Description:
Predicted 3D model of a 481-nucleotide part of an RNA (small-subunit ribosomal RNA, 5' domain) from an uncultured bacterium. The RNAcentral record of the full RNA draws on Greengenes. It matches the Rfam family "Bacterial small subunit ribosomal RNA".
[in-house]
Context: one part of a larger RNA
RNA backbone atom coordinates (compact mmCIF):
# COMPACT_ATOMS: atom_id res chain seq x y z
C1' N A 1 0.00 0.00 0.00
C1' N A 2 -4.17 -3.60 -0.40
C1' N A 3 -8.08 -6.72 2.21
C1' N A 4 -15.29 -10.04 1.43
C1' N A 5 -11.26 -9.83 7.57
C1' N A 6 -11.01 -10.73 12.57
C1' N A 7 -9.24 -9.53 17.87
C1' N A 8 -8.39 -5.00 21.94
C1' N A 9 -9.95 -0.11 23.54
C1' N A 10 -13.48 4.07 21.51
C1' N A 11 -17.83 5.71 18.85
C1' N A 12 -21.68 11.72 16.66
C1' N A 13 -23.73 12.13 11.47
C1' N A 14 -24.80 11.45 6.20
C1' N A 15 -23.91 9.49 0.76
C1' N A 16 -22.31 4.72 -1.95
C1' N A 17 -20.76 -0.24 -1.59
C1' N A 18 -19.72 -4.62 1.18
C1' N A 19 -21.09 -8.69 4.55
C1' N A 20 -20.58 -17.61 6.17
C1' N A 21 -14.07 -16.95 3.05
C1' N A 22 -15.53 -22.50 8.02
C1' N A 23 -19.55 -28.07 7.53
C1' N A 24 -21.41 -28.95 -1.56
C1' N A 25 -22.95 -30.05 7.22
C1' N A 26 -28.32 -31.05 9.09
C1' N A 27 -33.08 -27.60 8.74
C1' N A 28 -38.99 -26.11 12.43
C1' N A 29 -41.92 -22.30 9.44
C1' N A 30 -43.22 -18.99 5.63
C1' N A 31 -42.74 -16.99 0.83
C1' N A 32 -39.54 -18.21 -4.07
C1' N A 33 -44.06 -20.13 -10.87
C1' N A 34 -47.62 -19.68 -12.66
C1' N A 35 -50.88 -18.18 -16.22
C1' N A 36 -54.42 -18.06 -20.02
C1' N A 37 -62.10 -19.42 -20.70
C1' N A 38 -59.69 -23.27 -26.42
C1' N A 39 -63.29 -27.02 -24.09
C1' N A 40 -66.93 -30.05 -20.32
C1' N A 41 -68.61 -30.01 -15.00
C1' N A 42 -69.57 -27.29 -10.41
C1' N A 43 -71.43 -23.24 -7.07
C1' N A 44 -73.03 -18.58 -6.59
C1' N A 45 -75.70 -14.21 -8.05
C1' N A 46 -78.49 -11.65 -12.37
C1' N A 47 -82.10 -13.27 -16.34
C1' N A 48 -86.33 -10.84 -21.13
C1' N A 49 -86.01 -18.22 -19.68
C1' N A 50 -82.61 -17.18 -24.95
C1' N A 51 -78.36 -16.52 -21.62
C1' N A 52 -75.11 -13.74 -19.43
C1' N A 53 -71.42 -12.95 -15.24
C1' N A 54 -68.52 -14.34 -11.55
C1' N A 55 -65.32 -18.29 -9.04
C1' N A 56 -63.63 -23.21 -8.87
C1' N A 57 -62.76 -28.60 -10.25
C1' N A 58 -60.72 -31.46 -14.33
C1' N A 59 -59.26 -31.57 -20.19
C1' N A 60 -55.77 -28.52 -23.49
C1' N A 61 -52.51 -24.57 -24.64
C1' N A 62 -48.27 -21.94 -23.06
C1' N A 63 -44.18 -21.34 -19.44
C1' N A 64 -41.73 -24.50 -15.48
C1' N A 65 -34.41 -26.11 -19.69
C1' N A 66 -35.29 -18.15 -17.75
C1' N A 67 -34.65 -15.80 -13.90
C1' N A 68 -32.36 -17.04 -8.50
C1' N A 69 -28.02 -20.15 -5.27
C1' N A 70 -23.53 -22.58 -4.67
C1' N A 71 -17.90 -24.00 -6.33
C1' N A 72 -18.41 -29.73 -4.22
C1' N A 73 -16.26 -31.96 -9.20
C1' N A 74 -12.91 -30.96 -13.23
C1' N A 75 -5.67 -30.58 -15.20
C1' N A 76 -10.76 -30.84 -19.31
C1' N A 77 -11.63 -28.47 -26.08
C1' N A 78 -13.18 -27.09 -18.94
C1' N A 79 -11.95 -21.90 -19.89
C1' N A 80 -9.51 -17.71 -23.36
C1' N A 81 -8.30 -16.54 -27.72
C1' N A 82 -8.73 -17.66 -33.32
C1' N A 83 -10.90 -20.57 -36.94
C1' N A 84 -14.61 -24.36 -39.31
C1' N A 85 -19.23 -27.09 -40.15
C1' N A 86 -20.92 -33.43 -40.20
C1' N A 87 -25.95 -30.12 -37.16
C1' N A 88 -30.69 -28.18 -34.50
C1' N A 89 -33.67 -24.02 -33.21
C1' N A 90 -40.66 -22.70 -29.39
C1' N A 91 -41.67 -17.32 -29.20
C1' N A 92 -40.23 -13.29 -32.95
C1' N A 93 -39.02 -11.05 -38.23
C1' N A 94 -39.93 -11.13 -43.92
C1' N A 95 -42.14 -13.84 -47.62
C1' N A 96 -45.05 -18.43 -50.71
C1' N A 97 -48.50 -22.04 -50.27
C1' N A 98 -52.51 -23.97 -47.69
C1' N A 99 -57.25 -24.61 -43.44
C1' N A 100 -61.61 -29.42 -47.40
C1' N A 101 -64.53 -33.86 -45.16
C1' N A 102 -65.53 -37.89 -41.23
C1' N A 103 -64.38 -40.76 -36.97
C1' N A 104 -62.81 -41.71 -31.08
C1' N A 105 -61.13 -41.58 -26.78
C1' N A 106 -60.06 -40.17 -21.43
C1' N A 107 -60.62 -36.63 -17.29
C1' N A 108 -64.16 -33.58 -14.19
C1' N A 109 -69.13 -35.90 -12.93
C1' N A 110 -71.99 -39.71 -11.26
C1' N A 111 -72.73 -44.83 -9.00
C1' N A 112 -69.45 -48.63 -6.35
C1' N A 113 -65.29 -50.67 -3.26
C1' N A 114 -60.80 -50.77 -0.67
C1' N A 115 -57.18 -47.86 2.58
C1' N A 116 -55.24 -44.86 9.20
C1' N A 117 -53.12 -41.84 5.55
C1' N A 118 -50.49 -41.22 1.18
C1' N A 119 -54.35 -43.31 -2.58
C1' N A 120 -56.08 -46.91 -5.57
C1' N A 121 -59.56 -49.85 -8.16
C1' N A 122 -64.28 -51.36 -10.92
C1' N A 123 -68.98 -49.30 -13.78
C1' N A 124 -71.85 -45.71 -16.63
C1' N A 125 -71.44 -40.16 -19.43
C1' N A 126 -69.11 -36.60 -22.49
C1' N A 127 -67.16 -31.62 -25.05
C1' N A 128 -62.38 -29.48 -27.63
C1' N A 129 -57.67 -25.78 -30.20
C1' N A 130 -57.17 -33.16 -26.90
C1' N A 131 -56.67 -38.05 -30.55
C1' N A 132 -56.88 -41.50 -35.38
C1' N A 133 -57.82 -41.84 -40.41
C1' N A 134 -59.78 -39.71 -45.65
C1' N A 135 -58.65 -35.86 -49.45
C1' N A 136 -55.25 -32.68 -51.91
C1' N A 137 -49.19 -31.40 -51.46
C1' N A 138 -46.36 -25.06 -54.87
C1' N A 139 -42.32 -26.20 -52.17
C1' N A 140 -40.63 -30.62 -48.05
C1' N A 141 -38.64 -36.29 -47.92
C1' N A 142 -37.42 -41.13 -50.00
C1' N A 143 -36.03 -43.60 -54.90
C1' N A 144 -35.38 -44.18 -60.84
C1' N A 145 -33.91 -41.15 -64.69
C1' N A 146 -31.04 -36.85 -65.99
C1' N A 147 -24.57 -32.85 -67.16
C1' N A 148 -27.97 -29.34 -65.77
C1' N A 149 -32.85 -27.32 -65.83
C1' N A 150 -35.66 -30.81 -64.99
C1' N A 151 -39.43 -35.41 -65.34
C1' N A 152 -41.82 -39.65 -62.88
C1' N A 153 -43.20 -42.41 -58.81
C1' N A 154 -43.49 -43.14 -53.61
C1' N A 155 -44.54 -40.84 -48.90
C1' N A 156 -46.59 -37.19 -45.63
C1' N A 157 -50.56 -31.25 -42.95
C1' N A 158 -54.14 -28.43 -40.37
C1' N A 159 -58.00 -25.70 -35.30
C1' N A 160 -60.59 -23.18 -34.39
C1' N A 161 -61.97 -18.93 -31.26
C1' N A 162 -63.92 -13.43 -30.56
C1' N A 163 -66.26 -10.20 -33.64
C1' N A 164 -73.39 -7.34 -35.82
C1' N A 165 -69.74 -6.62 -39.38
C1' N A 166 -65.30 -4.85 -41.41
C1' N A 167 -61.71 -7.91 -38.99
C1' N A 168 -58.34 -9.67 -35.17
C1' N A 169 -55.99 -13.58 -32.75
C1' N A 170 -54.92 -18.52 -34.26
C1' N A 171 -53.52 -23.46 -37.10
C1' N A 172 -50.81 -26.79 -41.19
C1' N A 173 -46.54 -27.24 -45.14
C1' N A 174 -42.03 -24.63 -47.14
C1' N A 175 -37.94 -20.92 -47.78
C1' N A 176 -34.87 -17.37 -45.51
C1' N A 177 -33.32 -14.26 -41.31
C1' N A 178 -32.45 -12.45 -36.21
C1' N A 179 -30.82 -14.67 -31.77
C1' N A 180 -29.33 -19.05 -29.33
C1' N A 181 -27.59 -23.87 -29.50
C1' N A 182 -24.41 -28.66 -30.43
C1' N A 183 -20.08 -30.42 -32.37
C1' N A 184 -15.02 -30.23 -34.58
C1' N A 185 -9.74 -27.87 -34.22
C1' N A 186 -4.79 -24.23 -33.81
C1' N A 187 -2.41 -21.75 -29.67
C1' N A 188 -2.52 -20.48 -24.41
C1' N A 189 -3.81 -22.77 -19.42
C1' N A 190 -0.53 -24.82 -11.65
C1' N A 191 3.44 -28.56 -8.62
C1' N A 192 5.83 -33.14 -8.58
C1' N A 193 10.46 -37.31 -12.55
C1' N A 194 11.42 -39.46 -4.80
C1' N A 195 5.53 -40.84 -11.03
C1' N A 196 9.52 -43.34 -16.88
C1' N A 197 6.94 -45.63 -19.66
C1' N A 198 1.66 -45.76 -20.58
C1' N A 199 -2.90 -48.21 -23.76
C1' N A 200 -7.40 -53.39 -25.22
C1' N A 201 -12.21 -50.32 -28.12
C1' N A 202 -6.63 -49.34 -27.08
C1' N A 203 -4.96 -47.15 -33.16
C1' N A 204 -6.82 -47.41 -37.53
C1' N A 205 -10.02 -50.00 -41.46
C1' N A 206 -14.75 -52.62 -43.43
C1' N A 207 -20.02 -53.43 -42.86
C1' N A 208 -23.97 -51.92 -40.14
C1' N A 209 -26.72 -49.45 -35.56
C1' N A 210 -27.13 -44.98 -33.13
C1' N A 211 -27.70 -39.00 -33.17
C1' N A 212 -30.54 -33.10 -35.17
C1' N A 213 -25.12 -34.10 -36.41
C1' N A 214 -19.41 -35.91 -37.18
C1' N A 215 -16.85 -39.31 -34.71
C1' N A 216 -14.25 -46.41 -31.74
C1' N A 217 -19.95 -43.01 -30.11
C1' N A 218 -21.75 -48.30 -30.14
C1' N A 219 -21.11 -53.26 -32.71
C1' N A 220 -19.44 -57.48 -35.69
C1' N A 221 -14.64 -58.87 -38.20
C1' N A 222 -9.82 -57.19 -40.33
C1' N A 223 -5.01 -54.72 -39.22
C1' N A 224 -1.70 -54.05 -35.25
C1' N A 225 -0.93 -49.97 -34.54
C1' N A 226 -1.66 -45.24 -31.01
C1' N A 227 0.94 -42.03 -27.27
C1' N A 228 5.36 -40.52 -24.79
C1' N A 229 11.95 -36.82 -21.97
C1' N A 230 8.49 -30.89 -26.88
C1' N A 231 7.37 -35.19 -20.31
C1' N A 232 2.89 -39.84 -21.98
C1' N A 233 1.11 -42.28 -17.72
C1' N A 234 0.49 -41.68 -12.56
C1' N A 235 -0.08 -38.54 -7.92
C1' N A 236 -0.96 -33.56 -5.41
C1' N A 237 -4.10 -28.78 -6.24
C1' N A 238 -7.78 -26.20 -7.99
C1' N A 239 -13.94 -23.94 -11.10
C1' N A 240 -12.33 -20.80 -15.91
C1' N A 241 -11.98 -15.54 -17.76
C1' N A 242 -13.33 -9.84 -18.38
C1' N A 243 -10.46 -8.32 -14.04
C1' N A 244 -8.61 -7.07 -8.91
C1' N A 245 -4.27 -6.12 -5.84
C1' N A 246 0.57 -4.47 -5.86
C1' N A 247 4.77 -2.74 -8.70
C1' N A 248 8.27 3.17 -12.55
C1' N A 249 7.78 -1.46 -15.68
C1' N A 250 8.67 -6.28 -16.72
C1' N A 251 6.66 -9.25 -13.07
C1' N A 252 4.36 -11.55 -8.88
C1' N A 253 -0.24 -12.55 -6.13
C1' N A 254 -5.46 -13.53 -6.84
C1' N A 255 -10.68 -14.80 -9.25
C1' N A 256 -15.33 -11.46 -2.96
C1' N A 257 -18.90 -8.05 -4.88
C1' N A 258 -20.13 -6.86 -10.99
C1' N A 259 -20.00 -9.42 -16.15
C1' N A 260 -19.37 -14.07 -19.87
C1' N A 261 -18.79 -19.24 -19.63
C1' N A 262 -18.63 -24.22 -17.22
C1' N A 263 -20.01 -27.45 -13.05
C1' N A 264 -23.72 -29.17 -9.31
C1' N A 265 -28.65 -29.35 -6.70
C1' N A 266 -28.99 -35.55 0.05
C1' N A 267 -25.30 -39.35 -2.35
C1' N A 268 -25.04 -42.63 -7.13
C1' N A 269 -27.66 -44.33 -11.58
C1' N A 270 -31.50 -43.62 -15.53
C1' N A 271 -34.52 -42.55 -18.89
C1' N A 272 -39.57 -39.69 -19.81
C1' N A 273 -41.93 -35.18 -21.47
C1' N A 274 -40.06 -31.47 -24.54
C1' N A 275 -38.13 -26.92 -29.88
C1' N A 276 -34.53 -27.42 -25.90
C1' N A 277 -33.30 -30.93 -19.94
C1' N A 278 -31.09 -36.74 -18.56
C1' N A 279 -34.13 -31.13 -15.54
C1' N A 280 -32.36 -26.90 -8.56
C1' N A 281 -38.26 -26.50 -5.36
C1' N A 282 -40.62 -33.09 -12.28
C1' N A 283 -40.52 -38.59 -12.00
C1' N A 284 -37.92 -44.02 -11.30
C1' N A 285 -34.66 -46.83 -8.90
C1' N A 286 -31.15 -47.50 -5.07
C1' N A 287 -28.52 -45.69 -0.59
C1' N A 288 -27.70 -43.04 3.92
C1' N A 289 -30.53 -39.44 7.06
C1' N A 290 -35.03 -37.37 9.41
C1' N A 291 -40.43 -37.46 10.02
C1' N A 292 -45.70 -39.80 10.23
C1' N A 293 -48.20 -44.34 10.83
C1' N A 294 -53.81 -48.47 12.93
C1' N A 295 -47.00 -51.92 11.58
C1' N A 296 -49.63 -52.87 6.16
C1' N A 297 -47.76 -48.81 4.28
C1' N A 298 -46.51 -43.36 3.58
C1' N A 299 -44.07 -37.98 3.22
C1' N A 300 -39.51 -35.30 2.77
C1' N A 301 -34.82 -32.84 0.07
C1' N A 302 -33.23 -23.88 1.64
C1' N A 303 -26.27 -24.75 -2.97
C1' N A 304 -33.82 -19.88 -3.67
C1' N A 305 -35.44 -15.48 0.20
C1' N A 306 -35.38 -14.79 5.58
C1' N A 307 -34.59 -17.64 9.19
C1' N A 308 -32.71 -22.24 13.23
C1' N A 309 -29.32 -25.61 15.17
C1' N A 310 -23.68 -26.38 14.63
C1' N A 311 -18.74 -25.86 12.84
C1' N A 312 -16.19 -21.25 13.23
C1' N A 313 -11.53 -15.55 14.95
C1' N A 314 -15.98 -14.09 11.88
C1' N A 315 -20.86 -12.53 7.83
C1' N A 316 -27.17 -9.43 8.52
C1' N A 317 -34.31 -8.66 8.82
C1' N A 318 -38.33 -15.14 10.14
C1' N A 319 -39.19 -6.32 6.79
C1' N A 320 -42.08 -3.81 2.54
C1' N A 321 -43.61 -3.34 -2.54
C1' N A 322 -44.35 -5.18 -7.16
C1' N A 323 -44.82 1.68 -7.94
C1' N A 324 -40.09 1.27 -11.42
C1' N A 325 -36.92 -2.15 -14.68
C1' N A 326 -37.10 -6.81 -16.24
C1' N A 327 -39.45 -12.33 -16.83
C1' N A 328 -44.07 -15.87 -17.50
C1' N A 329 -49.48 -15.81 -19.55
C1' N A 330 -53.03 -13.59 -21.40
C1' N A 331 -55.94 -10.22 -27.50
C1' N A 332 -56.57 -7.03 -22.94
C1' N A 333 -58.10 -6.18 -17.99
C1' N A 334 -54.89 -8.29 -15.27
C1' N A 335 -52.53 -12.21 -12.67
C1' N A 336 -48.08 -14.33 -10.62
C1' N A 337 -42.91 -12.74 -9.84
C1' N A 338 -37.71 -13.65 -1.82
C1' N A 339 -35.75 -11.95 -10.20
C1' N A 340 -35.45 -6.85 -9.05
C1' N A 341 -36.76 -2.11 -6.35
C1' N A 342 -36.62 -0.63 -1.73
C1' N A 343 -36.37 -0.53 4.03
C1' N A 344 -33.46 -2.45 8.37
C1' N A 345 -28.99 -4.20 11.33
C1' N A 346 -23.23 -3.73 11.27
C1' N A 347 -17.31 2.18 11.81
C1' N A 348 -17.06 -3.65 7.64
C1' N A 349 -15.13 -0.22 3.51
C1' N A 350 -14.50 4.48 0.43
C1' N A 351 -15.99 9.07 0.60
C1' N A 352 -17.59 13.82 3.13
C1' N A 353 -19.27 16.32 7.37
C1' N A 354 -18.89 18.21 12.55
C1' N A 355 -17.59 18.18 17.92
C1' N A 356 -17.21 25.17 17.57
C1' N A 357 -15.26 30.80 15.30
C1' N A 358 -13.23 35.31 16.83
C1' N A 359 -11.17 37.53 21.28
C1' N A 360 -8.80 37.12 25.75
C1' N A 361 -2.31 37.76 30.67
C1' N A 362 -1.00 40.28 35.71
C1' N A 363 -0.11 33.97 32.37
C1' N A 364 -5.77 32.76 37.71
C1' N A 365 -6.66 27.74 40.39
C1' N A 366 -5.16 22.87 39.99
C1' N A 367 -1.63 19.30 37.76
C1' N A 368 4.12 18.25 36.87
C1' N A 369 8.35 19.60 36.99
C1' N A 370 12.19 22.62 40.01
C1' N A 371 19.56 24.76 40.44
C1' N A 372 13.49 27.05 44.82
C1' N A 373 14.61 31.68 41.24
C1' N A 374 11.04 29.87 38.51
C1' N A 375 9.65 26.43 34.20
C1' N A 376 5.33 24.12 31.39
C1' N A 377 0.88 22.77 31.28
C1' N A 378 -1.17 28.10 28.37
C1' N A 379 -4.86 31.60 24.62
C1' N A 380 -5.91 26.73 27.06
C1' N A 381 -9.96 27.87 30.50
C1' N A 382 -12.84 31.49 33.28
C1' N A 383 -14.89 35.70 30.88
C1' N A 384 -16.76 39.35 26.06
C1' N A 385 -19.26 38.95 21.48
C1' N A 386 -20.74 35.80 17.64
C1' N A 387 -22.37 31.49 14.17
C1' N A 388 -25.69 27.24 14.28
C1' N A 389 -23.00 22.75 9.69
C1' N A 390 -25.36 18.58 12.55
C1' N A 391 -28.97 18.31 16.56
C1' N A 392 -33.83 19.30 18.99
C1' N A 393 -39.25 21.32 17.45
C1' N A 394 -43.06 23.57 14.11
C1' N A 395 -44.41 24.47 8.70
C1' N A 396 -44.62 22.54 3.43
C1' N A 397 -43.23 18.57 0.53
C1' N A 398 -40.88 15.95 -4.67
C1' N A 399 -38.53 14.07 -9.27
C1' N A 400 -38.12 9.01 -9.83
C1' N A 401 -44.37 7.77 -13.65
C1' N A 402 -45.42 9.54 -21.31
C1' N A 403 -51.65 7.88 -17.14
C1' N A 404 -55.85 7.62 -13.66
C1' N A 405 -50.94 4.06 -10.99
C1' N A 406 -44.87 5.61 -5.32
C1' N A 407 -43.09 0.13 -1.59
C1' N A 408 -39.39 3.81 -0.69
C1' N A 409 -41.78 8.29 2.00
C1' N A 410 -44.37 12.63 4.93
C1' N A 411 -38.15 10.05 2.87
C1' N A 412 -34.56 13.81 0.32
C1' N A 413 -35.28 18.89 0.06
C1' N A 414 -36.80 23.74 1.22
C1' N A 415 -38.21 27.35 4.94
C1' N A 416 -39.12 28.92 10.49
C1' N A 417 -37.88 28.91 15.82
C1' N A 418 -34.37 26.93 19.77
C1' N A 419 -30.04 26.66 22.00
C1' N A 420 -22.41 26.32 22.16
C1' N A 421 -25.58 23.24 22.88
C1' N A 422 -25.82 16.21 22.16
C1' N A 423 -20.76 14.61 20.26
C1' N A 424 -13.04 11.90 21.18
C1' N A 425 -10.77 8.75 21.03
C1' N A 426 -6.24 5.03 20.19
C1' N A 427 -1.95 4.11 19.50
C1' N A 428 3.11 5.63 20.25
C1' N A 429 7.68 9.19 23.52
C1' N A 430 16.02 3.17 23.21
C1' N A 431 17.95 3.28 18.26
C1' N A 432 15.31 2.27 12.83
C1' N A 433 10.98 6.39 14.02
C1' N A 434 8.42 11.91 15.04
C1' N A 435 7.95 12.89 20.33
C1' N A 436 11.10 13.26 27.75
C1' N A 437 11.01 14.22 32.44
C1' N A 438 9.54 12.61 37.67
C1' N A 439 8.17 8.50 40.98
C1' N A 440 7.82 2.81 41.85
C1' N A 441 10.04 -1.71 40.85
C1' N A 442 14.94 -4.25 41.43
C1' N A 443 17.33 -10.23 36.12
C1' N A 444 11.42 -9.54 39.98
C1' N A 445 7.29 -7.66 38.11
C1' N A 446 7.27 -6.94 32.92
C1' N A 447 8.39 -5.28 27.92
C1' N A 448 9.59 -7.02 22.42
C1' N A 449 9.00 -6.61 14.83
C1' N A 450 14.77 -6.65 14.65
C1' N A 451 18.99 -5.07 18.03
C1' N A 452 17.93 -5.50 22.77
C1' N A 453 15.80 -3.34 27.92
C1' N A 454 14.98 -5.11 33.69
C1' N A 455 20.42 -6.95 38.80
C1' N A 456 18.92 0.62 43.46
C1' N A 457 19.24 7.12 40.60
C1' N A 458 15.81 2.50 33.91
C1' N A 459 14.22 8.35 28.23
C1' N A 460 13.24 0.70 26.76
C1' N A 461 9.36 -2.32 32.90
C1' N A 462 4.24 0.31 35.77
C1' N A 463 1.75 5.13 37.07
C1' N A 464 1.84 10.13 36.86
C1' N A 465 2.78 14.52 33.72
C1' N A 466 5.09 16.84 29.25
C1' N A 467 5.18 15.74 24.15
C1' N A 468 4.46 13.07 18.73
C1' N A 469 1.06 11.29 15.39
C1' N A 470 -3.36 9.46 13.39
C1' N A 471 -8.51 10.62 14.48
C1' N A 472 -14.69 8.51 14.23
C1' N A 473 -11.10 5.74 14.47
C1' N A 474 -6.67 3.67 16.41
C1' N A 475 -3.98 -0.58 17.34
C1' N A 476 -2.99 -5.65 16.53
C1' N A 477 -3.18 -10.16 14.57
C1' N A 478 -3.68 -12.53 9.51
C1' N A 479 -2.62 -12.69 4.22
C1' N A 480 -0.85 -10.68 -0.69
C1' N A 481 2.39 -7.74 -3.50
RNA sequence: GACGAACGCUGGCGGCGUGCCUAAUGCAUGCAAGUCGACGGCCACCUUCGGGUGGUCGUGGCGCACGGCUGAGUAGCGCGUGGGUAUCUGCCCUCUCGUGGGGGACAACGGGUGGAAACACCCGCUAAUCCCGCAUACGCUCGUCGUUAGACGAGGAAAGCCGCAAGGCGCGAGAGGAGGAGCCUGCGUUCCAUCAGGUGGUUGGUGGGGUAACGGCCUACCAAGCCAUUGACGGAUCGCUGGUCUGAGAGGAUGAUCAGCCAGACUGGGACUGAGACACGGCCCAGACUCCUACGGGAGGCAGCAGCAAGGGAUUUUCCCCAAUGGGCGCAAGCCUGAGGGAGCAACGCCGCGUGGAGGAUGACGGCCUUCGGGUUGUAAACUCCUUUUGGGGGGGACGAGAUGGACGGUACCCCCCGAAGAAGCCCCGGCUAACUCCGUGCCAGCAGCCGCGGUAAGACGGAGGGGGCAAGCGUUGUCC